Context: one part of a larger RNA
RNA sequence: GGAUGAACGCUGGCGGCGUGGAUAGGGCAUGCAAGUCAAGGGGUCCCGCAAGGGAAACCGGCAGACGACAUAGUAUAAAGUAGGUACGAACCUCUAAGUCAGGAAUAGCUCGUCGAAAGACGAGGUAAUACUUGAUGGUCCGAAUACUAAUCUUUGAAAAUAAAAAAUUGUUUUUAAAGAUUAGUAUUCGGUAAAGAUUUAUCGCUUAGAGAUCGGCCUGCUCGGUAUCAGCUAGUUGGUGAGGUAAUGGCUCACCAAGGCAAUGACGCCUAGGGGGGGUGAGAGCCUGGUCCCCAUGGAUGGAACUGAGACACGGUCCAUACACCUACGGGUGGCUGCAGUCGAGAAUAUUCGACAAUGGAGGAAACUCUGAUCGAGCGACGCCGCGUGGAGGAAGACGUACUUCGGUAUGUAAACUCCUUUUGUAGACUAGUAAAUUUUGAACAGUCUAAGAAUAAGAGGUUGCUAAACUCGUGCCAGCAGCAGCGGUAAUACGAGUGCCUCAAGCGUUAUCC
Numbered sequence: 001g002g003a004u005g006a007a008c009g010c011u012g013g014c015g016g017c018g019u020g021g022a023u024a025g026g027g028c029a030u031g032c033a034a035g036u037c038a039a040g041g042g043g044u045c046c047c048g049c050a051a052g053g054g055a056a057a058c059c060g061g062c063a064g065a066c067g068a069c070a071u072a073g074u075a076u077a078a079a080g081u082a083g084g085u086a087c088g089a090a091c092c093u094c095u096a097a098g099u100c101a102g103g104a105a106u107a108g109c110u111c112g113u114c115g116a117a118a119g120a121c122g123a124g125g126u127a128a129u130a131c132u133u134g135a136u137g138g139u140c141c142g143a144a145u146a147c148u149a150a151u152c153u154u155u156g157a158a159a160a161u162a163a164a165a166a167a168u169u170g171u172u173u174u175u176a177a178a179g180a181u182u183a184g185u186a187u188u189c190g191g192u193a194a195a196g197a198u199u200u201a202u203c204g205c206u207u208a209g210a211g212a213u214c215g216g217c218c219u220g221c222u223c224g225g226u227a228u229c230a231g232c233u234a235g236u237u238g239g240u241g242a243g244g245u246a247a248u249g250g251c252u253c254a255c256c257a258a259g260g261c262a263a264u265g266a267c268g269c270c271u272a273g274g275g276g277g278g279g280u281g282a283g284a285g286c287c288u289g290g291u292c293c294c295c296a297u298g299g300a301u302g303g304a305a306c307u308g309a310g311a312c313a314c315g316g317u318c319c320a321u322a323c324a325c326c327u328a329c330g331g332g333u334g335g336c337u338g339c340a341g342u343c344g345a346g347a348a349u350a351u352u353c354g355a356c357a358a359u360g361g362a363g364g365a366a367a368c369u370c371u372g373a374u375c376g377a378g379c380g381a382c383g384c385c386g387c388g389u390g391g392a393g394g395a396a397g398a399c400g401u402a403c404u405u406c407g408g409u410a411u412g413u414a415a416a417c418u419c420c421u422u423u424u425g426u427a428g429a430c431u432a433g434u435a436a437a438u439u440u441u442g443a444a445c446a447g448u449c450u451a452a453g454a455a456u457a458a459g460a461g462g463u464u465g466c467u468a469a470a471c472u473c474g475u476g477c478c479a480g481c482a483g484c485a486g487c488g489g490u491a492a493u494a495c496g497a498g499u500g501c502c503u504c505a506a507g508c509g510u511u512a513u514c515c
Base pairs, nucleotide, nucleotide: 001515002514003513004512006511007510008509009508010507013387014386015385016384017383018382019380020379026343027342028341030340031339032338035062036061037060040059041058044055045054046053047052069298070297071296079222080221081220082219083218084217085216087215088214089213092211093210094209095208096207097206098205099204100134101133102132103131109124110123111122112121113120114119140191141190142189143188144187145186146185147184148183149182150181151180152179153178154177155176156175157174158173159172160171161170162169163168196203197202198201224270225269226268231261232260233259236258237257238256239255240254241253242252243251273295274294275293276292277288278287279286280285300321301320302319303318304317323334324333325332326331351377353376354375355374359373360371361370362369363368390420391419392418393417400411401410402409403408426451427450428449429448430447431446433445434444459504460503461502462501463500464485465484466483470499471498472497473496474495480487481486
C1' cells in the first nucleotide's frame, strides 16, 4: 500500500447494487414453511322444486428422498481429476403387444363400552384404480438339448529359433482332439400380468425393448501438522464354498493357509468439510474457503428397521437417553442446524412484513390449490459505485477572531449584497414498462409532468522527523503523548486549549487478521 461477513470512537444528506448470527451444532413461546386429486371409491352435511352447485372427514393414488438450512463429525468410506462395470431407475420420450373371468375383507358409517386427555375396544354392515384367486401371453424368467462363434486349459503332431557335448529343455507359429466358461440362434418343458374413469376424445393400467437423465459400486493420481507417536493388524491378508445385495467384494459365515501395512512415515494424537473460487503479489509463492454454484455429511443425543423407483427419511415410524410441557397421577406430548421472532452467551450481525404478479416445484384432464423456494419491501454508512450540500458577480478587503516588530498581516471573494438554477427534498397529477406465445393478470418497483423555494444536508484525523501541514497561551519529568526514534525538569512547532494550515470526505480514525 491492498484486503475484510468485521467491531469500537466521533460524525452522518440521498440513490443504485450487494451484503448481514463468524460466539452456544446452547434452549425455544407464537404463527406460517407440503400438499394435492371429487374425472379412483362408497357415504355425510349445506343450498336448490329439479337439473345442478358447494364443503370437508375416511379408504385409495401421486408427492412428502426435491426444495430450504447447517458445517457438528470426517485427514480418507469425503472432495477434485482421469478411467472402469458386476448393477438399478418412479416421473419423461419412442417402439411393440395386451387390458379376460371371479372372490373374501376393511375404513368411513350405525349401535355400544372405556378414558381427564391423547386415544382405544366390541358388534353390525358397505365400496374401489385397495387386497386377492384363476386364465391367456412374449423380444420376460428358470431348466434341458442341439448348432455356431470367441476365450482359456490339457494332450498329440509339424516347423522355426535359443541353450547344451548329447539325451533333452524353453519360446513362438500352424494344425488335430477333449473339456470348461461366455454370447447368439433354434426346439421342448415349467413359471410370472393387467384397472378402470369422465366422456367421445383423452387420461390411465400390464408386459417387453430402446433412449434421455439420474444414481450404486470399483481403480489410479492429488489433497494438513506432529517421531516429545515406531511398530500396527485375527475378519486381520488371501483362498475354497455358501449366504446376502439391484450388483462386485471378508459385505457376512464355515473351513483352509499365514498373511497384510510401515522411516517414500504405518499406527496414534491434534486440527480440519472438499472443490469452483477469494485476497495479495511483477511472478513464483503465501494466506483463505463467508455470500453464489457443484459434491459430501447432519437433523436434540445414540440405535433400528418399515414403506417405497429412491430413505435407513429435518417438519414419517419404533426403542433408549437427557431436557421441556400437559395431567383428574392412571398416563400422554414435543424437537426452529426452515422463515420471522425470543432468551442466553458475546466486541458483534436485521422484520413475529407483502405477494404468488414473474421464475421454478408438487398434485390435478383442466379450472385451480399449495409453495417463508422465489420475487419484493423493511432495518444496519457493513461494503462498492454514483450524486448532492449550490452557480455567477461582489473590496486594496466590512464586523468578529488570531497573531503582531503596533506599521500591519491572516481568515478572505470568504461573508453581506445582486442575479440565476432546482440535482436532491416537499406537495400534487397521470400511466409507457417489468406481462412472454393471443385475451386477461403487478405484491413491488419504475416512468412522465406541474408548483413554490437556496431552500433540507460536513465532518474526522493530523500538523518534531519518517510524513503533507505552525503560531500563541496554559502546564513545568507534573498532567500527559507515543507506530519507531522519542517529547515534558519555566520561553514545549511533540502534553492541554485557541487560531491558522494539511489530508481525506459522508465519511474519517483506531483495533484485529492476511499478503
Model confidence (mean pLDDT): 80 of 100. Predicted 3D model of a 515-nucleotide part of an RNA (small-subunit ribosomal RNA, 5' domain) from a Minisyncoccota bacterium. Its Rfam family is "Bacterial small subunit ribosomal RNA". The RNAcentral record of the full RNA draws on ENA and SILVA. The source organism's lineage runs through Bacteria, Bacillati and Minisyncoccota.